[in-house]
Context: one part of a larger RNA
RNA sequence: GAAUGAACGCUAGCGAUAAGCUUAACACAUGCAAGUUGAAUGUUGUCGUACAACAUGGCGUACGGGUGAGUAAGGCGUAAGAAUCUACCAAAAAAUUGUGGGUCAAUCCUCAAUAUCUCGUGGACGAGUAAAGAUAUCUGGUAUCGUUUUUUGAUGAGCUUACGUAAGAUUAGAUAGUUGGUAAGGUAAAAGCUUACCAAGUCGAUGAUCUUUCAUUGGUCUUAGCGGACGACCAAUCACAUCGGGACUGAGAGACGGCCCGAACUCUUGAUGGAGGCAGCAGUGAGGAAUCUUGGACACUGGGCGCAAGCCUGAUCCAGCUAUAUCGCGUGGGUGACGAAGGUUAUAUUGAUUGUAAAACCCUUUCAUUGAAAAAAAACGGUGUACCGUUUUUUGGAGACUUUGACAUGAAUCAAAGAAGAAGCUCCGGCAAAUUCUGUGCCAGCAGCCGCGGUAAGACAGGAGGAGCGAGUGUUAUUC
Numbered sequence: 001g002a003a004u005g006a007a008c009g010c011u012a013g014c015g016a017u018a019a020g021c022u023u024a025a026c027a028c029a030u031g032c033a034a035g036u037u038g039a040a041u042g043u044u045g046u047c048g049u050a051c052a053a054c055a056u057g058g059c060g061u062a063c064g065g066g067u068g069a070g071u072a073a074g075g076c077g078u079a080a081g082a083a084u085c086u087a088c089c090a091a092a093a094a095a096u097u098g099u100g101g102g103u104c105a106a107u108c109c110u111c112a113a114u115a116u117c118u119c120g121u122g123g124a125c126g127a128g129u130a131a132a133g134a135u136a137u138c139u140g141g142u143a144u145c146g147u148u149u150u151u152u153g154a155u156g157a158g159c160u161u162a163c164g165u166a167a168g169a170u171u172a173g174a175u176a177g178u179u180g181g182u183a184a185g186g187u188a189a190a191a192g193c194u195u196a197c198c199a200a201g202u203c204g205a206u207g208a209u210c211u212u213u214c215a216u217u218g219g220u221c222u223u224a225g226c227g228g229a230c231g232a233c234c235a236a237u238c239a240c241a242u243c244g245g246g247a248c249u250g251a252g253a254g255a256c257g258g259c260c261c262g263a264a265c266u267c268u269u270g271a272u273g274g275a276g277g278c279a280g281c282a283g284u285g286a287g288g289a290a291u292c293u294u295g296g297a298c299a300c301u302g303g304g305c306g307c308a309a310g311c312c313u314g315a316u317c318c319a320g321c322u323a324u325a326u327c328g329c330g331u332g333g334g335u336g337a338c339g340a341a342g343g344u345u346a347u348a349u350u351g352a353u354u355g356u357a358a359a360a361c362c363c364u365u366u367c368a369u370u371g372a373a374a375a376a377a378a379a380c381g382g383u384g385u386a387c388c389g390u391u392u393u394u395u396g397g398a399g400a401c402u403u404u405g406a407c408a409u410g411a412a413u414c415a416a417a418g419a420a421g422a423a424g425c426u427c428c429g430g431c432a433a434a435u436u437c438u439g440u441g442c443c444a445g446c447a448g449c450c451g452c453g454g455u456a457a458g459a460c461a462g463g464a465g466g467a468g469c470g471a472g473u474g475u476u477a478u479u480c
Base pairs, nucleotide, nucleotide: 001480002479003478004477006476007475008474009473010472013329014328015327016326017325018324019322020321021287026285027284028283030282031281032280035059036058037057040056041055042054043053044052045051066240067239068238075165076164077163078162079161080160081159084157085156089153090152091151092150093149094148095147096146097112098111100110101109102108117128118127119126120125133145134144135143136142137141166212167211168210173203174202175201178200179199180198181197182196183195184194185193215237216236217235218234219230220229221228222227242263243262244261245260246259265276266275267274268273293319295318296317297316301315302313303312304311305310332363333362334361335360342354343353344352345351346350367421369416370415371414372413381402382401383400387397388396424469425468426467427466428465429450430449431448435464436463437462438461439460445452446451
C1' cells in the first nucleotide's frame, strides 16, 4: 500500500447492489417447513344432490433446504476404463387372458394360463417368469389417461485404474484375509467382498506404519510476475442429521422433519411405562469482541401430486433490521470590503490572521417532505366459435374475447413550497502533508519506530490556526 463474513471509539442525510453466529456439530419454548389424488376404492354423516371426514390403494416424501463434526483417502481434482443398475421421460415391438381364492371394495394381495425374456442342454426340448383398469358418449366400438413384457436412448447412480492432494523421523519398520492362486458363496456389477484349501507373499528412506491438524475443488485476497495465504457468499462433489449400531420398504436410502435396538439429556406419569430430537425458516437461552424479522405471497422461476381445474411448497420471489462492504448523490450557487463585530496573535497610538468567510442582495430545488396520474414483468387458465385435424361424438391445434401482481403508500414520471431538513473524524518533532500561544515542569502525560517532558516543550493538556480523508473517520486483529 492492498484486503476482510470483521470488532471497538467518536460521528451520521439519502439511495442502489450485495453480505450478515467465523465462538458451543451447545441446549431448545412456540408456529410453520411434504403432500397430493373422488378420472383407483370402501365406509360414515345429510331426505337427497353437492360436499366433507376417516380408511385402503397409487405416486412423492432418496428432490429441494441446512451444517462442516468426521475424513490425509471408501474423499476431492484431472484423465481414462469395463464387469453394472436406472422410477418418471422419449422412440419402437407385442400383450392387456381367467364364471380362480380372500377382502366391504379396488389400479390392493394371492393363485393359474400364455407370450416375451432368462437359465440349462450338442440339439430336440426342459425349468423359471407378466398384466388393471378408469374417464367421455346410452351399450358395443373409438379416443385419452393408464397396466405388463422386451429392445434402444436420455438422465441419474454404483464400481475400477493412473497421477496430484498438510505437517512431523524427537514416528523405521508395518501387515496375517495380510499378498497371490484354486474352488464355492455373494452382489445390479469386477474384486479376499466372504469362506475353505494351497503358497509366502505385500508395503516401506521416491518416507510405509504411527501421531497431529484438516471437508475438497472451481475459485478469493495479494503480487509486475514467480509465489504466499485463504476456501465466507455463488457453483460442483463428499460427509453428517443428539451419540453409536441395524435392517425394512423401494427404481433409488441403510433414509434430517421414517422404523427398531442401545446410550446421554429433556418432558410427563396412575411409577408398569410413555413422548422428544431446529447442523430446515423465523425465534429463545448460553457462549462470545461480534452477526438480523417468531414478516408477506405462491404474482414469477422451479418442485411434488393430479386428465385437468387446482392443492401443497420458510425452495423461491419479496419486504423488515444493520454505514458490514462497494458504488452513486447531496448538505447549495453567484455577487459581495471602510476587509464589520468577536476570537487568536505580534515588534501593540497600530498591524497580521480567521476572511469572500459572515452579513446583505440575486438565483437554483437534486435528495429528503407533501400530493397526483398511468404502464410492464403474464405465460398458463376460462368461455364459446361458420377455422384446421380426427371423425358417430368427445379430445387436440390456430385465431377471438376474457381473467390472474406478494412486492406496491414501490421504481420511473409530473406538480407544490422553501436555502430551507443534512459534517464529521484523525492528525500537525522526523518517517509524513500541516505551527503558534498559554498551562505544566523527568510531574501529569505521549509513543507505530526513533524518541519527547528536569521553567522559554513546534512531541504532554487546552486555545487559535492549519493538513488529510469525508458519511464517514481513527484504532485493534488477521493475510499478502
Small-subunit ribosomal RNA, 5' domain from an uncultured Microbacteriaceae bacterium, 480 nucleotides, folded computationally. The sequence was found in a public genome assembly. The coordinates come from a structure-prediction model, not an experiment, and the mean pLDDT is 83. Its Rfam family is "Bacterial small subunit ribosomal RNA". Gene Ontology terms of the family: ribosome and structural constituent of ribosome.